RNA sequence: AGCGUGAUAGCCCAAUGGACACGGCGACAGUCUCAUAAACUGUAGAUAUAGGUUCAAAUCCUAUUCACGCUA
Numbered sequence: 001a002g003c004g005u006g007a008u009a010g011c012c013c014a015a016u017g018g019a020c021a022c023g024g025c026g027a028c029a030g031u032c033u034c035a036u037a038a039a040c041u042g043u044a045g046a047u048a049u050a051g052g053u054u055c056a057a058a059u060c061c062u063a064u065u066c067a068c069g070c071u072a
Base pairs, nucleotide, nucleotide: 001071002070003069004068005067006066007065010025011024012023018055027043028042029041030040031039048064049063050062051061052060
C1' cells in the first nucleotide's frame, strides 16, 4: 500500500429494510429479612463518525477512524 472481517449500554450479545433496538451480567430503587445474601419487582443506560439511497436504515451504498487477520 491492497484485500477481507468487525465496531450496538460499564461488560457480553441479538435484531429478514417495518421501530418502544432483544436479552444476560453489572448499577440504582423497592418488596422480603433482625441484617446481609438469595429470590422477586421496577428504573436508567447503546447502534464508531459524516454523507447518500429509501415512505422507512443498526441493517443497503460511499468516505473516514479504530481493532484483528491475509498478501506484497